Transfer RNA from a marine sediment metagenome, 75 nucleotides, folded computationally. The prediction has a mean pLDDT of 82. Rfam family: tRNA. It is annotated as a transfer RNA. The RNAcentral record of the sequence draws on MGnify.
[in-house]
RNA sequence: GCCUUCGUAGCUUAGCGGUGGAGCAGUCGGCUGUUAACCGACAGGUCACCAGUUCGAUCCUGGUCGAAGGCGCCA
Numbered sequence: 001g002c003c004u005u006c007g008u009a010g011c012u013u014a015g016c017g018g019u020g021g022a023g024c025a026g027u028c029g030g031c032u033g034u035u036a037a038c039c040g041a042c043a044g045g046u047c048a049c050c051a052g053u054u055c056g057a058u059c060c061u062g063g064u065c066g067a068a069g070g071c072g073c074c075a
Stems, first nucleotide, its partner, number of pairs: 001071007010024004018055001026042005048064005
């Protein structure tokens, strides 16, 4: 330098163009003599960033940044 995959909640991750879900963690409540466990509810996301396409983009296109992997060049 080229190619591929990936970037979604604090963490791990689903989501094949039509209002972004789950598990764990967090908060509150129930249960219990108390705690844990269990049960319920709530909160938490500018979907890495900038443009474009589209009536509509997490999803498609281009670019940037970052992570992982592969290939190549050089004295």